[in-house]
Molecule: Glycine riboswitch aptamer
Organism: Alphaproteobacteria bacterium HGW-Alphaproteobacteria-13
RNA sequence: ACUGGCUGCGCGGGAGAGCGCGGGGGCAGGGCGACCUGUACUCCGCCACCGAAGGAGCAACCGCCCCGGAAACUCUCAGGUCAAAGGGACCGCGCAGGCUGG
Numbered sequence: 001a002c003u004g005g006c007u008g009c010g011c012g013g014g015a016g017a018g019c020g021c022g023g024g025g026g027c028a029g030g031g032c033g034a035c036c037u038g039u040a041c042u043c044c045g046c047c048a049c050c051g052a053a054g055g056a057g058c059a060a061c062c063g064c065c066c067c068g069g070a071a072a073c074u075c076u077c078a079g080g081u082c083a084a085a086g087g088g089a090c091c092g093c094g095c096a097g098g099c100u101g102g
Stems, first nucleotide, its partner, number of pairs: 002102004006097008018047001020046006026039005048081003054077001055075003061069002
């Protein structure tokens, strides 16, 4: 100097599965009232379902052993399940780095 990786930031793309049941609160409407009804608001419980935050498991592989790493597979603890929004593994581009390989 060139090039790859990693990390951070910015921009763009980015899936799946419930308008489920019950209850509490809020809000709205009705009623003189006890109360009743509604509700893409919120909380709790139950059932069903999804996998692409995170987490856990298996292990092909990293030439072999130790150490270490390791999937988009498996599980579903967590998370999520009308639309929009949000979230989102991962992918592309750009910038930066006192990190790292050639």